[in-house]
Context: one part of a larger RNA
RNA sequence: CUGGGCGUAAAGCGCACGUAGGCGGGUAUCCAAGUUGGGGGUGAAAUCCCGGGGCUCAACCCCGGAACUGCCUCCAAAACUGGGUACCUAGAGUCCGAGAGAGGUGAGUGGAAUUCCCAGUGUAGAGGUGAAAUUCGUAGAUAUUGGGAAGAACACCAGUGGCGAAGGCGGCUCACUGGCUCGGUACUGACGCUGAGGUGCGACAGCGUGGGGAGCAAACAGGAUUAGAUACCCUGGUAGUCCACGCCGUAAACGAUGAGAGCUAGUUGUCGGGCAGCAUGCUGUUCGGUGACGCAGCUAACGCAUUAAGCUCUCCGCCUGGGGAGUACGGUCGCAAGAUUAAAACUC
Numbered sequence: 001c002u003g004g005g006c007g008u009a010a011a012g013c014g015c016a017c018g019u020a021g022g023c024g025g026g027u028a029u030c031c032a033a034g035u036u037g038g039g040g041g042u043g044a045a046a047u048c049c050c051g052g053g054g055c056u057c058a059a060c061c062c063c064g065g066a067a068c069u070g071c072c073u074c075c076a077a078a079a080c081u082g083g084g085u086a087c088c089u090a091g092a093g094u095c096c097g098a099g100a101g102a103g104g105u106g107a108g109u110g111g112a113a114u115u116c117c118c119a120g121u122g123u124a125g126a127g128g129u130g131a132a133a134u135u136c137g138u139a140g141a142u143a144u145u146g147g148g149a150a151g152a153a154c155a156c157c158a159g160u161g162g163c164g165a166a167g168g169c170g171g172c173u174c175a176c177u178g179g180c181u182c183g184g185u186a187c188u189g190a191c192g193c194u195g196a197g198g199u200g201c202g203a204c205a206g207c208g209u210g211g212g213g214a215g216c217a218a219a220c221a222g223g224a225u226u227a228g229a230u231a232c233c234c235u236g237g238u239a240g241u242c243c244a245c246g247c248c249g250u251a252a253a254c255g256a257u258g259a260g261a262g263c264u265a266g267u268u269g270u271c272g273g274g275c276a277g278c279a280u281g282c283u284g285u286u287c288g289g290u291g292a293c294g295c296a297g298c299u300a301a302c303g304c305a306u307u308a309a310g311c312u313c314u315c316c317g318c319c320u321g322g323g324g325a326g327u328a329c330g331g332u333c334g335c336a337a338g339a340u341u342a343a344a345a346c347u348c
Stems, first nucleotide, its partner, number of pairs: 003320004007302002012316001014201004021194003025088007033081002035077008049065006091191001092188003095184005103177007110154001114150008125136002162169002206247006215241002220236004258315006266293013297304002321348003330341004
């Protein structure tokens, strides 16, 4: 090492693409590397084990046997793995015809609201709170009407609805563009699955350069509250939030559940298709998604239950008592913040 595990006890990489590697559908035939049987050679002696024997016993020593689980070689077998050849279509993909969608990128555009500015009406308050005050207002506020400017977000529709690998995506229009589903079954003929390293994508916050800045709002200031109040509440308010380009690479990045495949009762809702029937908006059926409940089975229980945490297979990642510690040191990456890889002493 061979073990047992990973929804919540320690443990699934945030997600994908993909290199090496591992694993891989059906039929026929050949080879015989793995595999199996038999033969031969070798496997020094000592040691180990068994049976005897010698020192008074034992340790120790001597004799014999077995063993040395291995390696090499020859002959044979051909089920399985592997290799070669030929073929197949159930996996995978292509083609044709339809379809749904906040999937992505770019450009344009619309209305409501907010704030500010100008003008009109109008007069003493407004605002805010548990109550107040800071604050705004007779230099005319709040309210209301008309006009203008700016930025940001898109009410209703809206739905355990949809799309996307994940992060995520929501006014409308156009352009470009990715994926998916259904139907046909025309074509290729295992072209597949996973994936150490690697590469790319990756919310928010943060960083760099240049814009923009309405509202909101860390920091900050003031007013309250309070024993205090570096808070909760209030009035202000700067980074930031927005755009372009570049970085960062982390999250309770969660379904706390890796990816793929097969098999294993049902009932019910909903989304997108197909088929059949007719009473034309329903019934039945089928494929793909997304929910609720529930049998077998599983689970420590909670619960999961054809979208499995059931029964199996393949491949990857990860765990191995708590603290120290996701820390130190070193390496790599980063402008920095820091990220990543990752201990030990000591202690219980």
This is a predicted structure of a 348-nucleotide part of an RNA (small-subunit ribosomal RNA, central domain) from Parvibaculum indicum.
Its Rfam family is "Bacterial small subunit ribosomal RNA". Gene Ontology terms of the family: structural constituent of ribosome and ribosome.
Its mean pLDDT, the model's own confidence on a scale to 100, is 89.
The source organism's lineage runs through Bacteria, Pseudomonadati, Hyphomicrobiales, Parvibaculaceae and Parvibaculum.